[in-house]
RNA sequence: ACGUUAUUGUAGCCGAGAUUUGUGCGUAAUUGCACAAAUACGGGGGACCCAAAUUUUGGGGCUAAUUUCUCCUUCAGGAGAAAAGGACACUUUCAAGUCCUCGCCCGUCAGCUAACCUCGUAGGCUUUUGAAAGGGCAAUG
Numbered sequence: 001a002c003g004u005u006a007u008u009g010u011a012g013c014c015g016a017g018a019u020u021u022g023u024g025c026g027u028a029a030u031u032g033c034a035c036a037a038a039u040a041c042g043g044g045g046g047a048c049c050c051a052a053a054u055u056u057u058g059g060g061g062c063u064a065a066u067u068u069c070u071c072c073u074u075c076a077g078g079a080g081a082a083a084a085g086g087a088c089a090c091u092u093u094c095a096a097g098u099c100c101u102c103g104c105c106c107g108u109c110a111g112c113u114a115a116c117c118u119c120g121u122a123g124g125c126u127u128u129u130g131a132a133a134g135g136g137c138a139a140u141g
Stems, first nucleotide, its partner, number of pairs: 005141006012125003018039008040121006050111001058109001059106004066083007084101005090134007
């Protein structure tokens, strides 16, 4: 130094929404801010073949954030129920439980889709329990 094993401890999370470099600004110095590039990640458009059968009741896309039914309504919408989907803190499964289903974009147009083209890397949160299996990191033997 590497490997194996044992014990103990530990971890911010959702999401593609990250990493690095350069330049400039800023600072006492860091943190930081702006722009650009590369890599990575995610989304959309887009042939043949295949699929579908197009149609104002416009249609489509991102996102977990959709569908159906009933009632009320001032016709904008509102209330309730069910189904489906998402989150609950390292991961998976099981059981019980809690919460959420917003918002935005394209503009009459989009099935899939190689080549190719193009866009984004925001925002929000500190919130459960039990069982089983597995994994990362650190310390010690």

c-di-AMP riboswitch aptamer (ydaO/yuaA leader) from an uncultured Planctomycetota bacterium, 141 nucleotides, folded computationally. Its mean pLDDT, the model's own confidence on a scale to 100, is 76.